[in-house]
Context: one part of a larger RNA
RNA sequence: GGAUGAACGCUGGCGGCGCGCUUCAUGCAUGCAAGUCGGACGAGAGAGCGGGCUUCGGCCCGUAAUCGAGUGGCAGACGGCUGAGUAACACGUGAGGAACUUGCCCUACGGUGGGGGACAACCACGGGAAACCGUGGCUAAUACCGCAUAACGUCACGUUUCAUACGGGAUGUGACCAAAGGUUUCGAUCGCCGAAGGAGAGUCUCGCGGCCUAUCAGCUAGUUGGUGAGGUAACGGCCCACCAAGGCGAUGACGGGUAGCCGGUCUGAGAGGAUGAUCGGCCAGAGGGGGACUGAGACACGGCCCCCACUCCUACGGGAGGCAGCAGCAGGGAAUCUUGCGCAAUGGGCGAAAGCCUGACGCAGCGACGCCGCGUGGGGGAUGAAGGCUCUCGGGUUGUAAACCCCUUUUGCUGGGGAAGAAGAUCUGACGGUACCCAGCGAAUAAGGCCCGGCCAACUACGUGCCAGCAGCCGCGGUAAAACGUAGGGGCCAAGCGUUGUCC
Numbered sequence: 001g002g003a004u005g006a007a008c009g010c011u012g013g014c015g016g017c018g019c020g021c022u023u024c025a026u027g028c029a030u031g032c033a034a035g036u037c038g039g040a041c042g043a044g045a046g047a048g049c050g051g052g053c054u055u056c057g058g059c060c061c062g063u064a065a066u067c068g069a070g071u072g073g074c075a076g077a078c079g080g081c082u083g084a085g086u087a088a089c090a091c092g093u094g095a096g097g098a099a100c101u102u103g104c105c106c107u108a109c110g111g112u113g114g115g116g117g118a119c120a121a122c123c124a125c126g127g128g129a130a131a132c133c134g135u136g137g138c139u140a141a142u143a144c145c146g147c148a149u150a151a152c153g154u155c156a157c158g159u160u161u162c163a164u165a166c167g168g169g170a171u172g173u174g175a176c177c178a179a180a181g182g183u184u185u186c187g188a189u190c191g192c193c194g195a196a197g198g199a200g201a202g203u204c205u206c207g208c209g210g211c212c213u214a215u216c217a218g219c220u221a222g223u224u225g226g227u228g229a230g231g232u233a234a235c236g237g238c239c240c241a242c243c244a245a246g247g248c249g250a251u252g253a254c255g256g257g258u259a260g261c262c263g264g265u266c267u268g269a270g271a272g273g274a275u276g277a278u279c280g281g282c283c284a285g286a287g288g289g290g291g292a293c294u295g296a297g298a299c300a301c302g303g304c305c306c307c308c309a310c311u312c313c314u315a316c317g318g319g320a321g322g323c324a325g326c327a328g329c330a331g332g333g334a335a336u337c338u339u340g341c342g343c344a345a346u347g348g349g350c351g352a353a354a355g356c357c358u359g360a361c362g363c364a365g366c367g368a369c370g371c372c373g374c375g376u377g378g379g380g381g382a383u384g385a386a387g388g389c390u391c392u393c394g395g396g397u398u399g400u401a402a403a404c405c406c407c408u409u410u411u412g413c414u415g416g417g418g419a420a421g422a423a424g425a426u427c428u429g430a431c432g433g434u435a436c437c438c439a440g441c442g443a444a445u446a447a448g449g450c451c452c453g454g455c456c457a458a459c460u461a462c463g464u465g466c467c468a469g470c471a472g473c474c475g476c477g478g479u480a481a482a483a484c485g486u487a488g489g490g491g492c493c494a495a496g497c498g499u500u501g502u503c504c
C1' cells in the first nucleotide's frame, strides 16, 4: 500500500447492487417450512335440482357440486440449514467396472386371461387421566394371494467363438418367473406387466495431488494372504470357519495436533504466500450414541425402535419433544437483521386437468457492513465589513469566505400521470401507485473525521512545568514545548474519517 462476513470511537443526506452469529453443533415459547390425487377404493356428511308426502315444523326417494377422516398411489432420499466430525479414495484430477443398480422421462417390442381370501374405515362392546389401545362383526380397490400363458428374461446343461480369467458373445435343449384398472364425446386417453436400448443419476476400484509434528520409531491378530461358505445391486477379510505367517515403515508406518475439500477469493510483476464468508460442485451431520424397517433410492433434519442427557404433561399407572429450515427468544459475545408480503415470476411435489402445497424462491424491512453513483448549490461580489487569532501595534490572517445581487432545482416536499417484468388469445403483478415522466415551491432539507517533531503533507499563541499527559518507531514533557491541553490557522480524506484485529 492492498484486502476484510469485521468490531470500536466520532459523525451521518439520498439511491443502486451486494453482504449480514466468524462466538455456544448452547437451550428454545409461538407461528409457518411437504404434501397431493374422488379420473385407484368403500362408507359417511352434504348445498342445489327433480319427484312424492305433509299436521306446513318438516320427512322420504333420485341426482349431485363440495367436504374432513380411512384404504391405496406418488412425493416425503429433492429442495432448505450447518461444518461438529473427518488427514480419508473425504476432495480435486485422470482412468477403469468382462464386478454393478436405477422410480419418474425418451425410443422401439410383446402382453394385460381367469379366480380367491382378507384388513382399515364403519358398527357393537370394553380399557385408559391422557397418549392411545383391545375384542367381536360387515366391506371395496390400481391393496393382498394362488392359477393360466410367456421370451430377445433368469437358471442349469450342451455346442461354438473370443479371450489373461471359474469371464464375454452366438446358438440349442430343459426348467422357472407377470399384470390393474380408471375416465370417456366410444374416436381415444391415462395407466399396468415382461424384456431391450437411451438419457440422466448413483455405486465400487485404482494412478497422481494438496497440513504440522521424530521431544511419536517401530506398528499390526481379521492383522496379510489362501480355500470354502455367507452377505450385497456388485468386487472385496465386507462377515464367518479352516489353513498359512504374513502385511506396513526414515520415500516417515503407528501415534499426537490441526482441518470439511474444491471452483475460487485476497495479495503479489511473477514465482509464491494466505484463505475456503456470500455464489457453484462434492462430502459429512441433524440433542449424544446405536440400529434396522419401508422403498428405485435412506440407515432417512421436520419417519420408526433402543440407550443416555435435558425439557414438558400426568389422575403417578404412564406419556410428549428435538429450529445446524424461515422468522423470533434467552444465553454467550467486540459483533451479525423482520415473529413482514406473495406464490405474480423461476423452480419443485402431486394431479388428466382445474388446481392445491411450496419461509425453495421472488420481493419488501433493518444495519454506511462493503462497492459504485449523486448531493449538501452555481456565477458575480473588496472599502478586503464585523468578529476571531496574531502582531514589531504599522499590519498580517481567516478571506470571495460572509453579507449582498443574479441564476439553477439534482436532492427534498406537494400535486398529476404511471410501467416493463405476463410466458398465454382472454385473464393473472407480491414488489407498487414503486421505477420513471410532467408541473409547482423554495438555496431551500443535507459535513464531518483524523492529523500538523522526523518518517509524513500541514505552525503560531496561550496554559502546563518529568506534573497532567502523548506515543506506530525514534522519542516528547523538569518555565518561552511546532511532540501534552486549548484556540486560531493549516494539511489529508469525505458520508464518511480514524483506531484495533487478521492476511499478503
Stems, first nucleotide, its partner, number of pairs: 001504004006500005013374006019367002021332001026330003030327003035074003040071002044067002048063006081285003091209007100202003105198003109194004113147001115145002122137006153176010181190003211257003218248003223245006230238001260282004264275004287308005310321004338364001340363003346360001347358004377407004387398004412441006421431001448493005453474003459488005469476002